[in-house]
RNA sequence: AGAGUUUGAUCAUGGCUCAGAGCGAACGUUAACGGCAGGCUUAACACAUGCAAGUCGAGCGAGAAAAAGACUUCGGUCUUUAGUAAAGCGGCGAACGGGUGCGUAACACGUAGAUAAUCUGCCUUCUAGAGGGGGAUAACACUUCGAAAGAGGUGCUGUAAUACCGCAUAAGUUCUCAUCCUUUUGUUGGGGUGAGAAGAAAGGGGGCACCCGUAAGGGGCUCUCGCUAGAAGAUGAGUCUGCGGCCCAUCAGCUAGUUGGUGAGGUAAUGGCUCACCAAGGCAAAGACGGGUAGCUGAUCUGAGAGGAUGAUCAGCCACACUGGGACUGAGACACGGCCCAGACUCCUACGGGAGGCAGCAGUGGGGAAUCUUGGGCAAUGGGCGAAAGCCUGACCCAGCCAUGCCGGGUGAGUGAUUGAAGGCCUUCGGGUUGUAAAGCUCUGUGGGGAGGGAAGAAAAAGAUUAAUUUAAUAAAUUAGUCCUUGACGGUACCUUCUUAGCAAGCACCGGCUAACUCCGUGCCAGCAGCCGCGGUAAUACGGAGGGUGCAAACGUUGCUCGGAAUUAUUGGGCGUAAAGCGCGCGUAGGUGGCUUAUUAAGUCGGAUGUGAAAUCCCUUGGCUUAACCAAGGAAGUGCAUCCGAAACUGAUGGGCUAGAGUACAAAAGAGGGUUCUGGAAUUCUCGGUGUAGAGGUGAAAUUCGUAGAUAUCGAGAGGAACACCAGUGGCGAAAGCGAGAGCCUGGAUUGAUACUGACACUAAGGCGCGAAAGCGUGGGGAGCAAACGGGAUUAGAUACCCCGGUAGUCCUGGCCCUAAACGGUGCGCACUUGCUGUGAGCGGAUUUAAAACCCGUUCGUGGCGUAGUUAACACGAUAAGUGCGCCGCCUGAGGAGUACGGUCGCAAGAUUAAAACUCAAAGAAAUUGACGGGGGCCUGCACAAGCGGUGGAGUAUGUGGCUUAAUUCGAUGCAACGCGAAGAACCUUACCUGGUCUUGACAUGCAAGUAGUAGGAGCCUGAAAGGGUGACGAGAUAGCAAUAUCAGCUUGCACAGGUGCUGCAUGGCUGUCGUCAGCUCGUGUCGUGAGAUGUUGGGUUAAGUCCCGCAACGAGCGCAACCCCUGUGUCCUGUUGCCAGCCUCGCAAGAGGGGAACUCUGGACAGACUGCCCCGCUUCAACGGGGAGGAAGGUGGGGAUGACGUCAAGUCAGUAUGGCCCUUACGACCAGGGCUGCACACGUACUACAAUGCCCGGUACAAUGGGCUGCAAACCAGCAAUGGGGAGCAAAUCCUAAAAACCGGGCCCAGUUCAGAUUGCCGGCUGCAACUCGCCGGCAUGAAGCUGGAAUCGCUAGUAAUGGCGCAUCAGCUACGGCGCCGUGAAUACGUUCCCAGGCCUUGUACACACCGCCCGU
Repeated sequence: AGAGUUUGAUCAUGGCUCAGAGCGAACGUUAACGGCAGGCUUAACACAUGCAAGUCGAGCGAGAAAAAGACUUCGGUCUUUAGUAAAGCGGCGAACGGGUGCGUAACACGUAGAUAAUCUGCCUUCUAGAGGGGGAUAACACUUCGAAAGAGGUGCUGUAAUACCGCAUAAGUUCUCAUCCUUUUGUUGGGGUGAGAAGAAAGGGGGCACCCGUAAGGGGCUCUCGCUAGAAGAUGAGUCUGCGGCCCAUCAGCUAGUUGGUGAGGUAAUGGCUCACCAAGGCAAAGACGGGUAGCUGAUCUGAGAGGAUGAUCAGCCACACUGGGACUGAGACACGGCCCAGACUCCUACGGGAGGCAGCAGUGGGGAAUCUUGGGCAAUGGGCGAAAGCCUGACCCAGCCAUGCCGGGUGAGUGAUUGAAGGCCUUCGGGUUGUAAAGCUCUGUGGGGAGGGAAGAAAAAGAUUAAUUUAAUAAAUUAGUCCUUGACGGUACCUUCUUAGCAAGCACCGGCUAACUCCGUGCCAGCAGCCGCGGUAAUACGGAGGGUGCAAACGUUGCUCGGAAUUAUUGGGCGUAAAGCGCGCGUAGGUGGCUUAUUAAGUCGGAUGUGAAAUCCCUUGGCUUAACCAAGGAAGUGCAUCCGAAACUGAUGGGCUAGAGUACAAAAGAGGGUUCUGGAAUUCUCGGUGUAGAGGUGAAAUUCGUAGAUAUCGAGAGGAACACCAGUGGCGAAAGCGAGAGCCUGGAUUGAUACUGACACUAAGGCGCGAAAGCGUGGGGAGCAAACGGGAUUAGAUACCCCGGUAGUCCUGGCCCUAAACGGUGCGCACUUGCUGUGAGCGGAUUUAAAACCCGUUCGUGGCGUAGUUAACACGAUAAGUGCGCCGCCUGAGGAGUACGGUCGCAAGAUUAAAACUCAAAGAAAUUGACGGGGGCCUGCACAAGCGGUGGAGUAUGUGGCUUAAUUCGAUGCAACGCGAAGAACCUUACCUGGUCUUGACAUGCAAGUAGUAGGAGCCUGAAAGGGUGACGAGAUAGCAAUAUCAGCUUGCACAGGUGCUGCAUGGCUGUCGUCAGCUCGUGUCGUGAGAUGUUGGGUUAAGUCCCGCAACGAGCGCAACCCCUGUGUCCUGUUGCCAGCCUCGCAAGAGGGGAACUCUGGACAGACUGCCCCGCUUCAACGGGGAGGAAGGUGGGGAUGACGUCAAGUCAGUAUGGCCCUUACGACCAGGGCUGCACACGUACUACAAUGCCCGGUACAAUGGGCUGCAAACCAGCAAUGGGGAGCAAAUCCUAAAAACCGGGCCCAGUUCAGAUUGCCGGCUGCAACUCGCCGGCAUGAAGCUGGAAUCGCUAGUAAUGGCGCAUCAGCUACGGCGCCGUGAAUACGUUCCCAGGCCUUGUACACACCGCCCGU
């Protein structure tokens, strides 16, 4: 100090969340020790039991018992106990200490003051005194009542006191009156004098010279403790005042002892504190009154600070003591462990009546997430009483429990890898990691355990004694010294010694934020999660493990506070569009305020004094081994009060000024406002004329009007409303708003020149006024228009848009309402800050003879552009959103909601003010790139159009869906699946089903062991086969002389094989598609905060991002084109198997043989085409286009191959490869049979047709690509034919396979036919182990549907469509009518780009980005 999260990405706004620190905490897991702290935050809920306030015999009277001893008549008595215990009178204390935070928003607290308005026991100092009397009463005894608690009576008037009461005395005190001095801002202050009045006391103890007394004792003296009155101090307390510190205005008015006065009462004391009378005041927007909450503070936590939150422990103050009220006693209380009354609750009871108060310490129940022992001791500190010893003290000091917190120490240290051990985990199988970690070796001993020693905390008091003081005194007392004595904790801290590495580590996390990664399991399940978000079969996010990271006797979670959050902004934010300027004005309080001068000193500034308790924080030291902790000193405490000083600024007061503001004068503009009157055009209606069948309305219609005369047209009249042209980002007004003309009344602004007033100003909470439209209420008015409503259309519906009607209303009057996207989404005022250019109202100058206009300058208004600057950007930019000042209003995530409740206003409608619960992690602004649009512009394509032929109807074939089935194996599913994978399912194929079998396996490699009658194996048995048995016969190779070893084979076992099992959403590779569309990008530079832009846009042009020109761009890459192949022309070469023009021979001819190399052809190399030439066009001496020449071919000649960046998680794990998962006597392998061919149905793709441009019969021509030895097969023969026989020739430019349409001739004559051929029957042929399921072909017979096909839809622009046949792959055969090729015949049409579809470029809108098959709203 920041980070995550809105988006495809960006910037800003804005909320949410995290990292930090803290806690009286709680919960989970874990836990070895010590020190120091802390420990009911909830029920001020109720409490059993014990203890927490007594003490004094040196104030007073009285006074036991148990027990022991002695005596005894055995009944008892006496002594000790003991003047003790217990109780009583009396004194002091009990008002402290301890607890709690209910109440309290208050002089309760804090701070600073006041008391001239007060009190103060004990304590200290000082002054003066203490004389002399009296009468009672507890205790006690007896007795009454009562269950008890307790109460009462009697005792010749029973008894005492430092108890109580008079009398005397009065220095001083108090009161009254008179008077003097002094103090104060001031009063009832302080002091003095005089007179009068009032009012005190108590004794106890120690000692003793002296006196009295026989003694006891008394007097006296002395010491001491008490007593009385007074003065002063100290301490403590009361009262009053200024200032300060919570929330709500959805609490706005409150108040009758209320506010004040006079008098009286009361108090320690002021005061309506109380009372009588009089007056009518007092408080409040600077928040009264009311409501809610709360003890306040020093301080604590946090924060850089300013602040924010808190008020446990410790300390100060306050309040309270079961709840409420009251007084008594007392120096002090309205009293926690006192009293009285009332109430609730609990307990006792004989039912009559009584007792009690843990918010003291322990403890119990209850509540709660949650908070301790019914401990020890008065040794220390402190308190009460006492002369003292001492007693009392749950205050306190200690101990116990609890990781609740802070702090410290330990759980070992060193060495130890050329076996980085074993085990675990991972692995690419090589290894890596755990890891010097362990083991091993060498050491140490804190803590724990054993043994021994052993503190400080203690100072005293009393007692004894010495000295001094006092005294008559050696008593006594006091002071000083010495001696003696006192420890709960605790045999604790600490020290010494022995002992063994032995007894001592966990928790959280590891997707990003945030340090730390892999495997397995799971499969949107289980679960995680602070936010974003993970999980749907390869999860670093779930659970486990290994490893790692962080902290560590703890670690996490939860809760709460501050921080980060500048996210309430004083420091330190904003308001055009993100939340946010009131609709506009006038004006009150308030805030702010021009120049100058004097005074003052409130603010301000400086200095001083007092205070700001201690503790805490900070600094410096010191004490516990250190630290926490504790102690000492200092600093600080930013505050308040008082005093002194300064006088610039602000304020206050007085004087002056004119630049702000205002007034007067003149001029001129204007839909500014109010009121009265006037006018014409138009609509409608009425009357009259002309006139006839329609009118009107719409996308098209209909409702509607019209033969009872409409619409149209002419004339006259009525009535209401609005004012064309002028008219203009022109004018006026505060805004709302204002538009025919005239009169009257009236507001404001502007300009010009002078005079006057003299700061009179700006803003404006409340308040007051104005305020479009709609709406409400009164009375009018009502032509047109027109909510509601009626009807007609549209539509799936149409409570709408369109049409025909039509009422409120719109208009006037005088009242309400008070809201609008009331917007410039921009509050008002003032000042300052480059410019250019329009326009409205003035003025001045210049020009002109003069005027106007033009021109120049200036003031006010209203527009456009733009500099600096601002802004998140868009944009704003002298009319600021720039730079400043003053004042007001408003905002603080989105939704809920401008809603509910309450208040105010309103006749109502409603307006205004204005929440919360709950939900979400976003909502929103600007700009960017795409995509999209029933947005725009430009362009292309068999996209449409123009044509030709089809599909969709029929039958069949084939594929698919569906259904069926034991199985109908699997995949492909819009275009881009469906004659697709499959270029061949009868078995095989085959993956499916049924049944029968095998288990190292049908196939590969390795290891180990065994095996010569071994491997192999005819044959036989069984079986559907596979398989299972049996089995004559019977081996081999290499090395070695041989023994033997090894190999091959087989058997057994182990590794492994095998899988068309899953995942194409884990993949490679390949492919489809947009699309052969013209696009897709990069480097550098430049622009922008940035995403991005530019380049690639623009003007032309092209098939093309093709080329040219221009340009903050300049270049480049992948695509386009070209280079490649085929084809079209020519040349050269080549010359067999191809060719045969010319020549020779043979032959009637066809042809053959020579021969030829001309032609065709074969297949190699070249040539050729490049807008190269000419003309014209294009704003360009451009690109390019049009035309022409030449040429076999002309503007890419035709065709092919070639497919940019990417899109579709497109297709394929079943072609192969491959990660992961799954099966392993089976999901592997073999065999037989079946299935993939199943059939109510639907779709796709084809074939054949429906016929005469045809069909049938006969005749007769012309190809090319190919294929051929398990092959192609000729001639010839048989058969109607399929086919069979036959076998020449040919491993092929040689042989074989081989055309049809066309053409010629004949028949048919428009019909379900001489069309069409499905289906079915019979008979044959071929392939094959085998044609039943389930092949093809032929012959004969049979002869279905079908007569050109609805909506819809497909292909094709030239050698194309259409049409005709031929070949090949696969293949035993075939379902081929499919696929891939070949050649023959061979058209029609394109005006054109409005529309449909697809695509490209530019631009625009967007709330879309999975991108319109989007998003999203209502029910």
Description:
Predicted 3D model of a 1419-nucleotide RNA (small-subunit ribosomal RNA) from an uncultured bacterium. The coordinates come from a structure-prediction model, not an experiment, and the mean pLDDT is 84. The RNAcentral record of the sequence draws on ENA and Greengenes. It matches the Rfam family "Bacterial small subunit ribosomal RNA".